A computed fold for a 90-nucleotide RNA from a mouse gut metagenome, annotated as THF (Tetrahydrofolate) riboswitch aptamer. The RNAcentral record of the sequence draws on MGnify. Rfam family: THF (Tetrahydrofolate) riboswitch aptamer. Gene Ontology term of the family: tetrahydrofolate metabolic process.

Order: sequence, then structure tokens, then C1' cells
RNA sequence: UAGAGUAAAUAUUGUGCGUAAAGUGUCAUAAGAUGGGAUGUUGCUUAUGAACGAAAAACGAAUGUUUGCGGUACAAUGUUGCAUCCACUA
Repeated sequence: UAGAGUAAAUAUUGUGCGUAAAGUGUCAUAAGAUGGGAUGUUGCUUAUGAACGAAAAACGAAUGUUUGCGGUACAAUGUUGCAUCCACUA
């Protein structure tokens, strides 16, 4: 001097959940984890409380099946992805 690596975001695919409304999203408070180490920002997660709030349809005798829908959950893969100091690789 150059580079790699976090939390996480996003796209695709797969498997589920809900559609008898949980989940997601919003606000307030508290807590937590956040490149290998230290400090910390953005962002993330959890708990409690508050307000708000949805897309169903077709087929079947029926359990249901299929297609949708949800700022839905998880996993895999691709892409993106630490501010300062030290450490690591060349």
C1' cells in the first nucleotide's frame, strides 16, 4: 500500500404457516448481540404496552386439492455489507 472477514439487507429456489388473522409493519419504554480484540455509529434482535389492520377464488359428496394473497417463517445459493485503532493475509 492492497485485501479478507460481522450484524444484517436484497433476489431466486425449496419447504412450511396464516387467510376461522397469527404474522408483518408503526409508535413508546427497557434490555441484548453486533469483522479476531477494544470503543462505537448505522442497522438488527428480544420483552412489555399502545394505536392500526388484510384477498380470496375455482373444483370436490367430503377430509380436502389447486391457483392466489400476506411489507408471512425457516433453509440453501447469488449479490451487497464496519467508522477509528490494533490484529490477520499478500